[in-house]
Context: one part of a larger RNA
RNA sequence: GCCGGCGACUUAUAGGCAGUGGCCAGGUUAAGGGCAACACCGGAGCCGCAGCGAAAGCGAGUCUAAAUAAGGCGCAUGUCACUGUUUAUGGACCCGAACCCGGGUGAUCUAUCCAUGGCCAGGAUGAAGCUUAGGUGAAACUACGUGGAGGUCCGAACCGACUGAUGUUGAAAAAUCAGCGGAUGAGCUGUGGAUAGGGGUGAAAUGCCAUUCGAACCCGGAGCUAGCUGGUUCUCCCCGAAAUGCGUUGAGGCGCAGCGGUUAGCCAGGCUGUCUAGGGGUAAAGCACUGUUUCGGUGCGGGCUGCGAGAGCGGUACCAAAUCGAGGCAAACUCUGAAUACUAGACAUUGCAACGGGCUAGCCAGUGAGACGGUGGGGGAUAAGCUUCAUCGUCGAGAGGGAAACAGCCCAGAUCACCAGUUAAGGCCCCUAAAUGACCGCUCAGUGAUAAAGGAGGUGAGAGUGCAAAGACAGCCAGGAGGUUUGCCUAGAAGCAGCUACCCUUAAAAGAGUGCGUAAUAGCUCACUGAUCAAGCGCUCUCGCACCGAAGAUGAAUGGGACUAAGCGGUCUGCCGAAGCUGUGGGAUGCCUGAAAAGGCAUCGGUAGGGGAGCGUUCCGCCAUAGGGAGAAGCGCCAGUGAAAGCAGGCGUGGACGAAGCGGAAGUGAGAAUGUCGGC
Numbered sequence: 001g002c003c004g005g006c007g008a009c010u011u012a013u014a015g016g017c018a019g020u021g022g023c024c025a026g027g028u029u030a031a032g033g034g035c036a037a038c039a040c041c042g043g044a045g046c047c048g049c050a051g052c053g054a055a056a057g058c059g060a061g062u063c064u065a066a067a068u069a070a071g072g073c074g075c076a077u078g079u080c081a082c083u084g085u086u087u088a089u090g091g092a093c094c095c096g097a098a099c100c101c102g103g104g105u106g107a108u109c110u111a112u113c114c115a116u117g118g119c120c121a122g123g124a125u126g127a128a129g130c131u132u133a134g135g136u137g138a139a140a141c142u143a144c145g146u147g148g149a150g151g152u153c154c155g156a157a158c159c160g161a162c163u164g165a166u167g168u169u170g171a172a173a174a175a176u177c178a179g180c181g182g183a184u185g186a187g188c189u190g191u192g193g194a195u196a197g198g199g200g201u202g203a204a205a206u207g208c209c210a211u212u213c214g215a216a217c218c219c220g221g222a223g224c225u226a227g228c229u230g231g232u233u234c235u236c237c238c239c240g241a242a243a244u245g246c247g248u249u250g251a252g253g254c255g256c257a258g259c260g261g262u263u264a265g266c267c268a269g270g271c272u273g274u275c276u277a278g279g280g281g282u283a284a285a286g287c288a289c290u291g292u293u294u295c296g297g298u299g300c301g302g303g304c305u306g307c308g309a310g311a312g313c314g315g316u317a318c319c320a321a322a323u324c325g326a327g328g329c330a331a332a333c334u335c336u337g338a339a340u341a342c343u344a345g346a347c348a349u350u351g352c353a354a355c356g357g358g359c360u361a362g363c364c365a366g367u368g369a370g371a372c373g374g375u376g377g378g379g380g381a382u383a384a385g386c387u388u389c390a391u392c393g394u395c396g397a398g399a400g401g402g403a404a405a406c407a408g409c410c411c412a413g414a415u416c417a418c419c420a421g422u423u424a425a426g427g428c429c430c431c432u433a434a435a436u437g438a439c440c441g442c443u444c445a446g447u448g449a450u451a452a453a454g455g456a457g458g459u460g461a462g463a464g465u466g467c468a469a470a471g472a473c474a475g476c477c478a479g480g481a482g483g484u485u486u487g488c489c490u491a492g493a494a495g496c497a498g499c500u501a502c503c504c505u506u507a508a509a510a511g512a513g514u515g516c517g518u519a520a521u522a523g524c525u526c527a528c529u530g531a532u533c534a535a536g537c538g539c540u541c542u543c544g545c546a547c548c549g550a551a552g553a554u555g556a557a558u559g560g561g562a563c564u565a566a567g568c569g570g571u572c573u574g575c576c577g578a579a580g581c582u583g584u585g586g587g588a589u590g591c592c593u594g595a596a597a598a599g600g601c602a603u604c605g606g607u608a609g610g611g612g613a614g615c616g617u618u619c620c621g622c623c624a625u626a627g628g629g630a631g632a633a634g635c636g637c638c639a640g641u642g643a644a645a646g647c648a649g650g651c652g653u654g655g656a657c658g659a660a661g662c663g664g665a666a667g668u669g670a671g672a673a674u675g676u677c678g679g680c
Base pairs, nucleotide, nucleotide: 001680002679003678004677005676006675011090012089013088014087015086016085017084018083019082020081021080022079023078026047027046028045032041033040051058052057061073062072063071064070093231094230096228100221101220102219103218104217105216111195112194113193114192115191116190117189118188119187120185122154123153124152125150129146130145132143133142134141158182159181160180162179163178164177165176166175197213199209200208201207206215234614235613236612237611238610239609244257245256246255247254248253258367259366260364261363262362263361264360265359266358267357270352271351272348273347274346275345276344277343278342284336285334286333290330291329292328294326295325296324297323298322301319302318303316304315305314306313307312370395371394372393373392374391375390376389377388378387379386400411401410402409415586416585417584418583420582421581422580426576427575428574429561430560431559435573437572438571439570440569441568442567448563454548455547458545459544460543461542462541463540464539465538466537467536475532477530478529479528481505482504483503487499488498511526515524516523587604588603589602590601591600592599593598615669617666618665619664620663621662622661627657634653635652636651637650638649640647641646
């Protein structure tokens, strides 16, 4: 892992509610007695039959009160069982802690200690002391020798465990191999003994106390408790949520409310549209208030400053109150003020729906982690698949079609069947169902998937304006001069370093000069003009589609192929396309009509959850002598039947039990629980 067996809402007592039944001239017994058993006896007690008041008390009334105002509570229908459901108390649907407590068992491991024994190859170093010699007045001291000290040195046994490799379902629940530390000491070790869990022991690591240690192990309290996780077993039918508010030592739990189901009663008050009547202070807007803010005018007050001994008199390119003019801003501003929304009413041929709507009461719940999308806001960075409100939608609990794939987007709500039709969103070249459809434009970038500031004689459309047959624009030919090298400045300054001025003449036209150039000249060129040519040429703005801007890590990443339309904008006609709608047939639920048969109408997605109806298993009772070796149960195959759980048949196997029907009682249904036991 698979297969098979087992495996989870039980039971007792006491309440609530519902259903069924008995009695109601109220119902009923409990303990106990009694019997083979059922009966029966037992009326204590309980519920009910009257309430109100704190009470005395009064009583269909009573209390408050001065009150024959007013108001509160009352003016009656039950009870005992059984069944179902639910609540409470018990282990209370099942499995699951870590812990806590009690009583015991452990120091054969290990920690420390005690008693008594044992062990440490070999080598090295050479303390004190001592002999002798030197030395001295005597010493100190020095030297050779002797001696043999040491938590001394090297290194086996022995004890340890610093490094690396191997091993890692190992040879081994800590080892092996190669190196490594101590090795006469605070050494190692045998045997016996001591200390015990709220404790011991600890050269101290919370270490060790039998592979267990921030409190050992065993049994018991014990089925501890678990607001937590997991699991919870047959079928069909009807309805069908919530993820919100308030409170909570509350936040992943509860309580009440909200939303669901079901039963009963009552109501018509439901929905939509139009109209009418309302209140509002949002969006927008505005600056009349409260604030804020820019410029200008006037300039209270101040600064600076002049004159003066001072008083004071002046000035001001400074700041600036207040006011005036112009222009802005505001969630906590409003002189104004929508759309919506909300409330009420009327109307709408019988508007639509009408069993499902609303309200009340009883009982039974679940939910109280929501998610994304649109709109209006707050927080954040006008970030987030972010967070938090309001409102609507979908998912949640919703299948089907589209968006390549894709809970939350678009279309649309699946009772069942059909090789029928018709549409929605979206599509119609091929993959791939349907137009290689029609017409008018745009785009050349494979734009057509993806982004900005900014840039550009891309291209189409529109508007304005200037020049132009008295010839524009572009090209080509020619001129582009003289006073003059203007003046100043300067080494020089001659159109062209710089400053100043920018006139006059000849002319068709020609600047005291547009650029290049020279040391300065020179030279080239432009403005301007003529000729040639012959028809449009410039500038500005707006709109459409394109271009650049445009860089990412394994390989295309945008459905693909491909496409110049099969791209983009507009107009039109067809077609395809879903579980939508229709058609045909069947089923179910509820209501209505009906004596019935039958017909009509509506409905039949569904998690949590509520309600209803059934199937099957084991045992028991009745039927009753079902049936069964002429073959029961079980098992296998075959072919039927029912909406399902299922049921019945045939053949084979099997070898002794065992249906159906009507009832009753439960150890009553398995795929999941890191379930449990067995097999493989």